[in-house]
RNA sequence: GCCGCUAUAGCUCAGUUGGUAGAGCACCCGCCUUGUAAGCGGAAGGUCUCCGGUUCGAGUCCGGACAGCGGCU
Repeated sequence: GCCGCUAUAGCUCAGUUGGUAGAGCACCCGCCUUGUAAGCGGAAGGUCUCCGGUUCGAGUCCGGACAGCGGCU
């Protein structure tokens, strides 16, 4: 220098053919227990890396930038 992959909740990850962003764990509240853990129920938590484009509508499609990982030279 060229090519590919990844980026979504505190962490690990889903997200189908573009149509109001989810799960598990953690945290908080409650139930249960003599008490704790476990178990059960609930709540909260998101600028979907960033900047543009397409579209009535973008996590998803297109272009670019930054970061990480891998390959080639």